[in-house]
This is a predicted structure of a 72-nucleotide RNA (transfer RNA) from Sphaerobolus stellatus SS14. The source organism's lineage runs through Eukaryota, Opisthokonta, Fungi, Phallomycetidae and Sphaerobolus stellatus. The RNAcentral record of the sequence draws on GtRNAdb. Model confidence (mean pLDDT): 85 of 100. The gene name in the source record is tRNA-Trp-CCA-6-1. Its Rfam family is "tRNA". Rfam links the family to the GO term triplet codon-amino acid adaptor activity. By type it is a transfer RNA.

RNA sequence: GACCCCUUAGCUCAGUGGUAGAGUGUGUGAUUCCAGUCCACAAAGUCGUCCGUUCAAUCCGGGCAGGGGUCA
Numbered sequence: 001g002a003c004c005c006c007u008u009a010g011c012u013c014a015g016u017g018g019u020a021g022a023g024u025g026u027g028u029g030a031u032u033c034c035a036g037u038c039c040a041c042a043a044a045g046u047c048g049u050c051c052g053u054u055c056a057a058u059c060c061g062g063g064c065a066g067g068g069g070u071c072a
Stems, first nucleotide, its partner, number of pairs: 001071007010024004018055001026042004048064005
């Protein structure tokens, strides 16, 4: 330098046009003599960023940034 893949909750990841979920973690409650386990509930997301396409974009297209890989 060329090409390919990834970027979504604190973390690991789903979701691939109709407006976002799980596990885990955290907090609260319940249980317990106390704690843990189990159970219930809750909070936590400008879906990396900018532009475009569309009635509508996490999803499609392009640029940039960060990470990984192959080749030179």